[in-house]
RNA sequence: GGUCAUGCGACGGGAGAAUCCGGGGUAACCCGGUGCCGAAGGAGCAACCGCCCCGGUAAACUCUCAGGCCAAAGGACCGUUGCAGGACC
Numbered sequence: 001g002g003u004c005a006u007g008c009g010a011c012g013g014g015a016g017a018a019u020c021c022g023g024g025g026u027a028a029c030c031c032g033g034u035g036c037c038g039a040a041g042g043a044g045c046a047a048c049c050g051c052c053c054c055g056g057u058a059a060a061c062u063c064u065c066a067g068g069c070c071a072a073a074g075g076a077c078c079g080u081u082g083c084a085g086g087a088c089c
Base pairs, nucleotide, nucleotide: 001089002088003087004086006084007083008082009081010080011079012078013077018034020033021032022031023030024029035069036068037067041065042063043062044061048056049055050054
């Protein structure tokens, strides 16, 4: 100097589902109810690995605890870029 992945930051993109019902409040919003959604977070497991018991382990799958259901915000994830340490050449 180059390549690769990782972490963090900036910028851009980024889905689903009730502007439902009752009560309170000037309003923001709060309390209760019913019906829904999966892409913050969380939980579960097949193959596989060690293997007697048993243990380890994935997702955009499953659950819906949490969260969410006009817009806004949030948002897994994707792209560009900066920085950091690392591996290889």
Molecule: Glycine riboswitch aptamer
Organism: Meridianimarinicoccus zhengii